[in-house]
Context: one part of a larger RNA
RNA sequence: GUCGGCGACUCAUAGGCAGUGGCUUGGUUAAGGGAACCCACUGGAGCCGUAGCAAAAAUGAGUCUUCAUAGGGCAAUAGUCACUGCUUAUGGACCCGAACCUGGGUGAUCUAUCUAUGACCAGGAUGAAGCUUGGGUGAAACUAAGUGGAGGUCCGAACCGACUGAUGUUAAAGAAUCAGUGGAUGAGUUGUGGUUGGGGGUGAAAUGCCACUCGAACCUCGAGCUAGCUGGUUCUCCCCAAAAUGCGUUGAGGCAUAACAGUUGAUUGGACAUCUAGGGGUAAAGCACUGUUUCGGUGCAGGCCGCAAGAGUGGUACCAAAUUGAGGCAAACUCUGAAUAUUAGGUAUAGCCUUAAAAUUAAGAAAGAGGGGUCAAAGUCAGCUAGUGAGACGAUGGGGGACAAGCUUCAUCGUCGAGAGGGAAACAACCCGGAUCACUAGCUAAGACCUCUAAAUGGCCACUCAGUGACAAAGAAGGUAGGGGUGCGGAGACAGCCAGGAGGUUUGCCUAGAAGAAGCCACCCUUGAAAGAGUGCGUAAUAUCUCACUGAUCAAGCGCUCUUGCACCGAAGAUGAAUGGGGCUAAGUGAUCUGCCGAAGCUGUGGGGUGUAAAAAUACAUCAGUAGGGGAGCGUUUUGCCUUAUAGGGAAGCCUUCGCAUGAGCGGUAGUGGACGAAUUGGAAGGGAGAAUGUCGGC
Repeated sequence: GUCGGCGACUCAUAGGCAGUGGCUUGGUUAAGGGAACCCACUGGAGCCGUAGCAAAAAUGAGUCUUCAUAGGGCAAUAGUCACUGCUUAUGGACCCGAACCUGGGUGAUCUAUCUAUGACCAGGAUGAAGCUUGGGUGAAACUAAGUGGAGGUCCGAACCGACUGAUGUUAAAGAAUCAGUGGAUGAGUUGUGGUUGGGGGUGAAAUGCCACUCGAACCUCGAGCUAGCUGGUUCUCCCCAAAAUGCGUUGAGGCAUAACAGUUGAUUGGACAUCUAGGGGUAAAGCACUGUUUCGGUGCAGGCCGCAAGAGUGGUACCAAAUUGAGGCAAACUCUGAAUAUUAGGUAUAGCCUUAAAAUUAAGAAAGAGGGGUCAAAGUCAGCUAGUGAGACGAUGGGGGACAAGCUUCAUCGUCGAGAGGGAAACAACCCGGAUCACUAGCUAAGACCUCUAAAUGGCCACUCAGUGACAAAGAAGGUAGGGGUGCGGAGACAGCCAGGAGGUUUGCCUAGAAGAAGCCACCCUUGAAAGAGUGCGUAAUAUCUCACUGAUCAAGCGCUCUUGCACCGAAGAUGAAUGGGGCUAAGUGAUCUGCCGAAGCUGUGGGGUGUAAAAAUACAUCAGUAGGGGAGCGUUUUGCCUUAUAGGGAAGCCUUCGCAUGAGCGGUAGUGGACGAAUUGGAAGGGAGAAUGUCGGC
């Protein structure tokens, strides 16, 4: 891992409610007795009920409050005893699961210290003190050689250790092996016997060690400790169907209560819609208040500068109250003020089926007063039984944050949660739409219709050339298609080409020079078709070129500005790369038209369940579903009654296959097997397994 067996809401005693039954001349016994037991029978103590109200005395169909029958509160008659079911309480209380705490004991054959008695340490090196002899001295000190053999001395086996690496890692081994390596006469190592005990011992001290167990050993009792925690909790079908919110909580992943669900009963007739009448101070808007804010006018006070001996007086491109004109802002501003929402009242039912006169009309069809049937929806109250009290995303209105977050926190909705199906390539929360069952029938929704891929390579009018479509901003630009305004134009515009573009004059000033053109002032006059005291290059200054302006030629539109649609640039990411791919100039974008495809939607045909609803018929409605509630059943073991079936002419069990039923399941058949064992209808439960790192066994 797999297969098979076992494996979890029980039992007792009480309370509540429901159902069923007995009695209701109220009901009923408890312990005990009951000559084997259990019953029958006995036992009336006791319990519930029959009267309430008041704190009570008391009073009483009433009573209490009160000065008060003014008003108000409570009351003014159905029970009781069993059985069954659900539920609650107390017990281990649905099952498995702690870490711990406590009492009593067992351990020092491991290991830690201590203790008694024994044992062991190859070989080599170094050469302390002392001593002897020589030298030395007055004697010493001192010195040399020798002797000597000290040491938590040195090198290095046994022995004891364990610093490094490798191997090993379901090992040969629950700590080893191999290669190096530390100590090795000492605080050394070691044999045997003994001592110290868990709130303790021992510890050259690491919370180390105390029998593979140590921040408190092990065994056992309390003990099925407790677990607001995790996991698990076994057959079927049908009906209804939540919550993730408020308030409280030593409360926040738990409870209690309300809300929401189921079920039983009572009760109202409504829900939605529409009309009428309200209150409001939000959105918007506004500046009348409270604040805030920009510019202008008038401008108190102040600052600065003058005049004056001073009083004072004058000026000011400073600041600025107040006032005024124009223009803004506000959750804690409002002279105003919606839509929604909400309150009260009135009116009114809606769907489906059916019946059907008369009239109109060629017919079909449509409209239609009235009658009948049926179903649904909403609320309130009461009893019993729950679950939920971690919510998620989307839309709208807000707070927090950075008008960040798949962020956080509220309000009002939706979906998911508990919702399948179709679309969005894939995609709980987006779009469409709510799955009773069957069908190789039809119509549609969202979304699609070149191909993958079901359905128009459809119609018509435009745009786009960027593969834009198929990610993005400020900004930039003779991209392109439109719209508006304005100027010039056959008395010839715009662009090009030909020609002119002059004279006073080199104006004046300034300057070394300044001649249209360094700079300053002025910017006139003349001739002319026109020509600036000069638009830009240029020269040292001139010169030269050019422009404005004019003529000729040409010939019909040209210039400026505002704006709309679609495009271009702006545009850099990590494996190669994604409109879903192919591919597309439409198969892209905008407008419009007609078809078609497309879902478990709707319809059609047939069947089933539930509700109204109760026997049938029939009609209408209805049948997604987690937690959860309710209803109806199947099966297992054992057992009672009745008739007592079946069974060596083959029981149970196993296995094969067929049939029936909405399902749990039931019935038959071939084989195997070799002795038991049903049906009907009741009773009682050790009563249904796929999950619990379940448990036992096989492989």